[in-house]
RNAcentral holds the full RNA, with entries from ENA. This is a predicted structure of a 677-nucleotide part of an RNA (large-subunit ribosomal RNA, domain II) from Flavobacteriales bacterium Tduv. The prediction has a mean pLDDT of 83.

Context: one part of a larger RNA
Formats: sequence, C1' cells, structure tokens
RNA sequence: ACCUACGAGUUAAUUUCGCCGGCAAGGUUAAACGGUUCAGCUGUGGAGCCGAAGCGAAAGCGAGUCUGAAUAGGGCGUAUAGUCGGUGAGAUUAGACGCGAAACCGAGUGAUCUAUCCAUGGGCAGGUUGAAACUGUGGUAACACACAGUGGAGGACCGAACCGGUUGACGUUGAAAAGUCUUCGGAUGACCUGUGGAUAGGGGUGAAAGGCUAAUCAAACUCGGAGAUAGCUCGUACUCCCCGAAAUGCAUUUAGGUGCAGCAUCGUGCUAAGUAUUACAGAGGUAGAGCUACUGAUUGGAUGCGGGGGAUUCAUAUUCUACCAAUUCCUGACAAACUCCGAAUACUGUAAUAUGUUCCACGGUAGUGAGGGCAUGGGUGCUAAGGUCCAUGUCCGAAAGGGAAAGAACCCAGACCAACAGCUAAGGCCCCUAAGUAUAUGCUAAGUUGAUCAAACAAAGUUCAGUUGCACAGACAGCUAGGAUGUUAGCUUGGAAGCAGCUAUUCAUUAAAAGAGUGCGUAACAGCUCACUAGUCGAGCGACUGAGCAUGGAUAAUAAACGGGCAUAAGCAUAUCGCCGAAGCUAUGGGAUCGAAAGAUCGGUAGGGGAGCAUUGUAACGACUUUGAAGUUGUGCCGUGAGGCAUGGUGGAGUUUUUACAAAAGAAAAUGUAGGU
Repeated sequence: ACCUACGAGUUAAUUUCGCCGGCAAGGUUAAACGGUUCAGCUGUGGAGCCGAAGCGAAAGCGAGUCUGAAUAGGGCGUAUAGUCGGUGAGAUUAGACGCGAAACCGAGUGAUCUAUCCAUGGGCAGGUUGAAACUGUGGUAACACACAGUGGAGGACCGAACCGGUUGACGUUGAAAAGUCUUCGGAUGACCUGUGGAUAGGGGUGAAAGGCUAAUCAAACUCGGAGAUAGCUCGUACUCCCCGAAAUGCAUUUAGGUGCAGCAUCGUGCUAAGUAUUACAGAGGUAGAGCUACUGAUUGGAUGCGGGGGAUUCAUAUUCUACCAAUUCCUGACAAACUCCGAAUACUGUAAUAUGUUCCACGGUAGUGAGGGCAUGGGUGCUAAGGUCCAUGUCCGAAAGGGAAAGAACCCAGACCAACAGCUAAGGCCCCUAAGUAUAUGCUAAGUUGAUCAAACAAAGUUCAGUUGCACAGACAGCUAGGAUGUUAGCUUGGAAGCAGCUAUUCAUUAAAAGAGUGCGUAACAGCUCACUAGUCGAGCGACUGAGCAUGGAUAAUAAACGGGCAUAAGCAUAUCGCCGAAGCUAUGGGAUCGAAAGAUCGGUAGGGGAGCAUUGUAACGACUUUGAAGUUGUGCCGUGAGGCAUGGUGGAGUUUUUACAAAAGAAAAUGUAGGU
C1' cells in the first nucleotide's frame, strides 16, 4: 500500500409539536390481585394524573377577581376540547453519534537498575621521590645549627589490573534501545568492589545535573474512580425528487463558543398586505458649484487712514518719495469639520398598471454568526499592499458550459435527460485550430506590434492640421572678399587696448558694410572669430503650435511576458460584408414537480421537506426446491436510481413472493481495529 471482516444519533424516563386511532366535558388507569390454551391475552383495581375557572401574597370571593375610600380607572381572566394510546421530529436528564488527551484522586507494587547510608568481607603489577623521627660526627656555656647515614611519610609522582569516559572516527533499519577502535583522567584513596540490610511517590535519595528512584521522572509503576472532561481536531456508511442559506446586528470572563434577531425549509391561518414600473407630492444639504453670501485660507494690481525715514520750505502747513500697511476696488483661486446656491440616485406617501399569495401572523426543524475578489463612493495607509475599515452592487463561496494559452470570483452564459440538427453571445476566422491569406482607405519600418508595465528628457524619424516670417528687386546653406577710423571711449587698476569690474539714451566719422563689440585668446597687446556688407550660386527656406505613430532613455538569471510557428501584415486605425463559435436560444423525442387546465418550472454546499431500494429477524396466508435451494461465477434483459429479473457453469440443501412488524439495517476515508498478501 492493497484485500477481507469489524467500525459511529442508541436506549430509558419526562416533555413539546405534527400525523393516525379510541372515547369525549370528560379521558385514563398505576402498583397489586384473579382467570387462562402463559414471551401473551383477559377480568378486577379510579389510588393517582390531565382537563372542564379564574383572581389574589393570603384569608377569601368567583365569570369574575385583585388593587382601591370608590359602583372610578387599571392588571390578570371570562367566547369551552380535552384526554389516553401509537408513530415521526426535537428538547431535558443520563457516557447520549464514535475515537482521542495532558492531567486529578484512591488503593497497592517496586531500591535485583540507580542515589545515599549501615553491617561484614575482598582488591590495588612494577618503578620513582625521600617528610618527621632516630643514629653518628662536627658544633654550642647549654640549646640551636651543619654534614653524613638510617628511616619510609604523602587525598605525592610515572604506570598495569581496577574505576572512569577527554578527543576523533566508525556505528545511526547498529554486533549494541548508548557500543567499537583511537586517545585520554584517577590508580593508598573523599579509592574500587562482593554479599546482606535501610530509606517509597508530593515521598525517598541527591559533593545539586531537576540528577536518580528497574530502558519510565518538574512527581515511578499497576489496578481502580472511568465511558474523567475536551466551547478542540478527525471520522460518521444506500437511491431519487422539491426548495435552499449564512459568514450580518445586539449581548456575552465574549472574540475560532453561545443566546436572541436576520436569512432557509415544512405546516397552519389570515388575507390586497408584498414586489416592479410609471405619474404626482414630500422631506433633505451629498456630487457639483460658488464665495464683494458668512467662517477660514489665498495670487497679482490699484487706492493709501495711520506710522516712520528723507527732500523741499523762514515757519506752520503743503507737496514729492524707498519702506510697513487698516480699509475699499479689480483680478486669480481653495475648504471633511465654509455655504448665497444645489442635482441625479436612494428614501417616504398617494394613485394607476403589471405580477399573484410572493406579504404578514403562529407553530415544527434547521444551518449560519472565520467570508472573499471585482466595480463604484469614502476613511486609514504613502490616492503603498493579494493591506485594513465602512457603504452600494455583483459574482465566487454553493455554479458546470464558452472566451481570456494556462487562472475561484474578468467577459459571455445559469447544465432535467438524449442525439453525428439549426441560429447566435463573448471571442475569433494564415498554420497549430472551427471560420476571410475578405473588401476599402490611411498609418507604422520600430519585428514596433501581433490582449495596455513605465516617466522626465534627447534627436533634421515620420504623418496630418494650423499660425507666422524671408524669398527671382535672388532667400536658406556653402564658398570668395571686407569687417575700418576718432580710440588704448571714460573710470578703475601694477596693467584693463572691443572681450576682470564700474559708468554712459553706447557718441561720431568714412562707408556697400563694420557693436565703444558674439565667443576663443594675451600679464597687457597681438592673433582667430561673430554680428553686419558685397560677390558667387539659383528655388524654395525658416520660426512656432496642436494631434497621431515610431526610436533612445529601458537593468537578472532558458530563446523566456505575441501561447507557438511565424507575419511587413497574419501589425495599428476607420468603415463594410460574410462566416465560425457555448450545456445560451430554436427545432425533435422523452422524464419529473406544481397546477383543474392552459402552462410554468427542474445548477446547488450547510440545511429543511418528500418518495423509495437493499440487508437481518418475526408473524400470517401461500409459493419454489435432489427433474437441484442458498452461495458463487459468466451472459442477457428491465428500472431515473438504490437495485431487480431471466438463464448457462459450479454447488449439494434449504429458500422465498406479498402484507405487516422489529432492527446489532448499507463504509472509501477516523495517522481507524484485527487478520492476510
């Protein structure tokens, strides 16, 4: 992993509602006792329970009663249908659909492992060092002290056994649930070790690591309480038919749970409520717009109360003026917490029309209460996010089909079934690949593009449109020649000569023309050049604006964002005709649901409702079977399906229709359990 078998809403009591049945203002027995042909049936049993009357705390009164001073008002009642049984669906209490903790508690079992301790035994090759003490000699007043010898101390040294476990490698389904090899530490000691004994689970023991306490330790093991509890995870078994959600609000020791409401379904009842469109009438301060209409912000200009500086004036005054600037005017322009204004939608009401029970109420049963993308309007964030929080819509969720190469939610479109029929949608029509190598006119030269990821900027790319200037009295570009004089303008300066800087209405002369000088250059001059002019040449040449396409800008790992081949159209734009293209629509045949019919409807997760199939057993009346039951293995047929029927082989003794009843009643999943391969 596969196969086979087993494997999960049960039972009891109480209770609510639906359906069926009995009796009915009543309904019904329980325990118990008796009879009998004894899983049963039947008689007796009326205790008790529910209902027929309520109100009040109660006394109590009673279709009323309580409150109250009340005959008022108000609260709760009063119009009778119940009850017993069966069955279905829920609820409550029980293990309560099944499996699953870590834990908690009780009673016991363990110190043959290991920790510490007690008692009694055992063990430690060999080598080294040479403490105290003693002896001798020297030495001292005597000691001290020195030297030599003897001696044999030490948690002394080296190193086997023994004990340990430092390093590295191997081993890692091992030779081994901790080892092997190498290397290393201790090795007369706080040493190692045999045997016997002591301490026991919130306890022991611990040179202390939460270590060890029998391969188990931040509380051992065994059995029991026990089916602990699990708002958590996983699993939960046949078919067909109808309807069909929610991921929201409020509350919550609440946030992945739950309650109520909302949304689904089934039933009952009432009904003109519901929904859509149109018209009319409302309330409103959003979008927009506006602001000499307020509040606040704000561009440029004019005016200039007043302040202050300077000039003028004999003085006051007046006038002029750099600057600041209230007010007023013109102009530009802004606001979620501005508004003189002000929509569309949406909302409310009324009416008409359409639809037709969709509304509403009550009752049974739910599920949901993690949502998500996209579009639009916003908040937040960086006008970041496959971000986050709202609103409206939509789809996904729970939706298959076609398109977008491939893609939950983008585009088209909602699958009852069948078939080798037709028409279309989105999207396509050179080949892959169904359909145009279609038509007309432009554009693009970049493989741009061929399904939209990019900016500022750069450049005689190119197309279209517009404005404006120069030009045969010769433009534009090129070439040839000139580009001078007063003068080195004045000032400044070491110098300043067109060209450091400052000043100047920046002049004048000769001229076809030539700046008190456009840019290089020099220390300053010089030199080169430009403006400007003439000649040559001979036809168009500039400047600006708008629109479109194209290029560069342009940087990531395959060639590597056309789906590919490839294409100069098979690209882009405009226009036109034709065709292809889906489970859409139509046509044909068939089925089901609702409905009197006509007709309509039939995607579907959670979930509600309905109808069935199969298995095992029981009862009744039957039926089949050695002329071959069940089982098993083929074949054919029938049914929408679960399934059923017939028949061949095998098998060798039971099986079963129908009706009704009862369930240990359906497996692909639970890291399911057991066995097998």